[in-house]
Parts: sequence; structure tokens; C1' cells
RNA sequence: GCCCUUUUAGCUCAGUGGUAGAGCACUUGUCUUGUAAACAAGAGGUCGCGAGUUCAAUUCUCGCAGAGGGCU
Repeated sequence: GCCCUUUUAGCUCAGUGGUAGAGCACUUGUCUUGUAAACAAGAGGUCGCGAGUUCAAUUCUCGCAGAGGGCU
């Protein structure tokens, strides 16, 4: 220098065009002498950034940035 993959909740990951979810973690409650566990409820996201296509974009296209890998 070229090519490929990837970026979504605090962490690990789903979600392939129609208002974004799970597990763990966190908060509150019940239970307990107390803690943990268990059970119930809750909070937490400008979906890396910018532009384009579309009635509508986390999703498709392009550029940039971060991470990982390959070739020379």
C1' cells in the first nucleotide's frame, strides 16, 4: 500500500428495511437473625461518526475512525 471481518445496554452477544432484545451485572421489593441464593419488579441505548438511497435505515450503499486478520 491492497483486501477481508467487525463496531448494538456496564460486559458478552442476538436482531438482514417498519418505534431495539437476551444472559450476566446494577437498583428496589419479598424471603432470612444477617448475608448469599431464589422469586418479583425496575432502570440503563442519539445502534462508532458523517453522507446517500427509501414513505421509512441498527439493517442497503459510500466515506472516515477504532479493533482484529490476510497478502505484498
A computed fold for a 72-nucleotide RNA from a Fidelibacterota bacterium, annotated as transfer RNA. The sequence is in RNAcentral, with records from ENA. The organism belongs to Fidelibacterota, within Bacteria. Model confidence (mean pLDDT): 84 of 100. Rfam family: tRNA. Rfam classes the family as a transfer RNA.